This is a predicted structure of a 330-nucleotide part of an RNA (large-subunit ribosomal RNA, domain IV) from a marine eukaryotic metagenome.
The RNAcentral record of the full RNA draws on MGnify.

Context: one part of a larger RNA
RNA sequence: UCUGGUUGAGGGAAUUCGGCAAAUUAGCCCCAAGUCUUCGGUCUAAGGGGUCCCUACUUUUGUAUUCUUAUGGGUGCGAUUGUAGGGGGCACUGACAAAGGAGGUCCGACUGUUUAACAAAAACUUAACUGAGUGCAAACCUGUAAAGGCUAGAAUACUCAGUGACGUCUGCCCAGUGCCUGUAUCUGAAUCUCCUUUUCAAGGGAGCGAAGGACAGGUAAACGGCGGGAGUAACUAUAACUCUCUUAAGGUAACGAAAUGCCUUGCCGUUUGAUUGACGGCCUGCAUGAAUGGCGUAACGAGAUCUCCGCUGUCCCCAACCAGAACCCU
Numbered sequence: 001u002c003u004g005g006u007u008g009a010g011g012g013a014a015u016u017c018g019g020c021a022a023a024u025u026a027g028c029c030c031c032a033a034g035u036c037u038u039c040g041g042u043c044u045a046a047g048g049g050g051u052c053c054c055u056a057c058u059u060u061u062g063u064a065u066u067c068u069u070a071u072g073g074g075u076g077c078g079a080u081u082g083u084a085g086g087g088g089g090c091a092c093u094g095a096c097a098a099a100g101g102a103g104g105u106c107c108g109a110c111u112g113u114u115u116a117a118c119a120a121a122a123a124c125u126u127a128a129c130u131g132a133g134u135g136c137a138a139a140c141c142u143g144u145a146a147a148g149g150c151u152a153g154a155a156u157a158c159u160c161a162g163u164g165a166c167g168u169c170u171g172c173c174c175a176g177u178g179c180c181u182g183u184a185u186c187u188g189a190a191u192c193u194c195c196u197u198u199u200c201a202a203g204g205g206a207g208c209g210a211a212g213g214a215c216a217g218g219u220a221a222a223c224g225g226c227g228g229g230a231g232u233a234a235c236u237a238u239a240a241c242u243c244u245c246u247u248a249a250g251g252u253a254a255c256g257a258a259a260u261g262c263c264u265u266g267c268c269g270u271u272u273g274a275u276u277g278a279c280g281g282c283c284u285g286c287a288u289g290a291a292u293g294g295c296g297u298a299a300c301g302a303g304a305u306c307u308c309c310g311c312u313g314u315c316c317c318c319a320a321c322c323a324g325a326a327c328c329c330u
Base pairs, nucleotide, nucleotide: 001325002324003323004322005321006320007319008318010316011315014314019311027051028050029049030048031047036041038165052087053086054085055084056083057082060079061078062077063076064075065074066073067072088092100309101308102307103306104305105304106303107301108300112124113123128163129162130161131160132159133158134157140149141148142147166296167295168294169293171226172225173224176223177222178219179218180217181216182215185214186213187212192207193206194205195204196203227245228244229243230242231241254288255285266282267281268280269279270278271277
C1' cells in the first nucleotide's frame, strides 16, 4: 500500500451522476390507527409502550389422592392468565436470528418468464377484448408418401393474428396496397377441334376458353392515412364567421416542453439560501392521439425519477486496532 473486518469526539449527505457503500430498523404482546381504494386491501401503515429474575395473590386447566352435602372443596405434581411488590445491570427478542420509514411522478395491471457467462426491464407472457379461418375424411401443423398431431376434441371447439386486468372510450378516410364477394362482356397457355403452302413433317391461322387480370361492389380492432392560403368583431389582441386552392379523408374525444418538444435551462407557480431537477398549470404538439389502442387507475415492482424524516466514517478529516497478501530492510 492492498484485501476483509471492528470502533470512533463534534457535525450529519456538506460526499457523489446518484445516500453507491455502510449504518438505522428488526421477534412477540398491547395500544394507536391516516390516505387512497376495484371495499378485498393499503397494513406489521405511521407512531407509542412492554419484554429478565424472585415473591404474593389470581384466571383457566390436566392428572393423582382425599372429604358426611361431590356439576363442589382440600392437598400433591404440572401447564397457563393477569395484577402488585421487590431485585440486578448501561443495556432483559441482552448472543444468534430478525422490516428503515413516509410522500409525489413515469412505465408495466397483477403472480410469472428472459439475453447459461456484461442487460431482469418499461421487453416477453398473462387473464380479458377484437378480428379471421374451420361443419369434421374440417381448418391448421409434421411428413416425398403411407401416416401422425390437434383429437377420449366437434363452433361455449380448435387454429391464426392483433390489443393486453379493471374503468371510460375507441372519431373521419376504401383513393393506394392487401383481403373477400360478384362478373353480361374483354383479355387469357397448353391440350383438343377445324382450315392451310398438292401429300408428310415442321410452321401459320381460326374456334373453344381455366385460374388470374380488366370491370362492379364490400372491408380499417386489414397494411395504412388523417392539408394550405387570405380576410373579418366599436381599444388592442384573437377569430365563433366568410372566401379560396386542394384531398380518399383533412386529427374528433382525451392528453400534452411528455420515456414523444428542435428552438429549450419555453413561460408561470410550488419546492431550495441558490435547482438545466421534481411536481402542478399553460398550449406556440419541430414531429401526441385513439386495440400500430387514447386517457385514468387501487394493488403489485431487486423497474425509472424527485422530496422529506430517521440513520450513519459517504464527507469535513482522518485515526486506532484485528486477520491476511504483496513489497522494502535485516